[in-house]
RNA sequence: GCGGGCGUAGCUCAGUGGUAGAGCAUAACCUUGCCAUGGUUGGGGUCGAGGGUUCGAAUCCCUUCGCUCGCU
Numbered sequence: 001g002c003g004g005g006c007g008u009a010g011c012u013c014a015g016u017g018g019u020a021g022a023g024c025a026u027a028a029c030c031u032u033g034c035c036a037u038g039g040u041u042g043g044g045g046u047c048g049a050g051g052g053u054u055c056g057a058a059u060c061c062c063u064u065c066g067c068u069c070g071c072u
Stems, first nucleotide, its partner, number of pairs: 001071007010024004018055001026042005048064005
């Protein structure tokens, strides 16, 4: 220099055009004489960044940044 993959909640990840989700973590409460276990409810996201297409974009297109793999 060229090509591929990945980037979504604190962490691990789903979500291939129509309300952004799960598990774990975290907070409150219930349960217990206390702890652990278990249960209920909640908070937490400008979907890496910018632009474009579209009535509508995490999703499609372009550019760009970071990580990673391969080739030279």
A computed fold for a 72-nucleotide RNA from Candidatus Cytomitobacter primus, annotated as transfer RNA. Lineage of the source: Bacteria > Pseudomonadati > Pseudomonadota > Holosporales > Candidatus Cytomitobacter. It matches the Rfam family "tRNA".